RNA sequence: AGCGUAGCUCAACCGGUAGAGCGAUUGAUUUGUAAUCAAUAGGUUGAGGGUUCAAGUCCCUCCGCU
Numbered sequence: 001a002g003c004g005u006a007g008c009u010c011a012a013c014c015g016g017u018a019g020a021g022c023g024a025u026u027g028a029u030u031u032g033u034a035a036u037c038a039a040u041a042g043g044u045u046g047a048g049g050g051u052u053c054a055a056g057u058c059c060c061u062c063c064g065c066u
Base pairs, nucleotide, nucleotide: 001066002065003064004063007022008021009020010019016053024040025039026038027037028036046062047061048060049059050058
C1' cells in the first nucleotide's frame, strides 16, 4: 500500500431493496446414473465504534492475509 461480502470464486457505478457463476437441496426427465430443465435454501458484508434519513461503500481503532 492492497485485500477481507453465501460452502468456493467473485460482483455490487456517485452512499439508496446484498447478487451472479460453481456447489447444495427438491422436483421434472431417464430402467438407473450422469447430463439437461425448473424451483428452493444459504449472508452479523472480518470485529467494534462514528457520520448519515439511509453505510458493503465514507471516517477512526483493532484483527487476519498478501